The RNA shown here (Glycine riboswitch aptamer) has 99 nucleotides and comes from Sphingobium sp. The sequence was found by an Rfam model in a public genome assembly. Model confidence (mean pLDDT): 79 of 100. Of the family's consensus pairs, 91% are formed in the model.

RNA sequence: GGUCAGAAUGCGGGAGAGCGCUGAAGCCGGUUUCCGGUAACAGCCGCCGAAGGAGCAACCGCCCCGGAAUCUCUCAGGCCAAAGGACCGUAUUCUGUUG
Numbered sequence: 001g002g003u004c005a006g007a008a009u010g011c012g013g014g015a016g017a018g019c020g021c022u023g024a025a026g027c028c029g030g031u032u033u034c035c036g037g038u039a040a041c042a043g044c045c046g047c048c049g050a051a052g053g054a055g056c057a058a059c060c061g062c063c064c065c066g067g068a069a070u071c072u073c074u075c076a077g078g079c080c081a082a083a084g085g086a087c088c089g090u091a092u093u094c095u096g097u098u099g
Stems, first nucleotide, its partner, number of pairs: 002098001004096010018045001020044004026038005046079003052075001053073003059067003
């Protein structure tokens, strides 16, 4: 210095599922002691899987045992948008491997 691998950070891409029903703080508007809209939150039912978590397992290992998924389950999370988002690509830095 290069390849490969890992970690962190930045950038780009990134799916699925009820704008469900009831109540409703707050906010906005109006013809203002009422009406309309929106909606944190709570309850109920339905649904999604790609934060996290858990389970089984092909397979792998140092084979007493352990590791292990995009599979499965939905505790958590999510179901307009936003945010988040496994994973992929890319740049930088650090570490390791190899020559």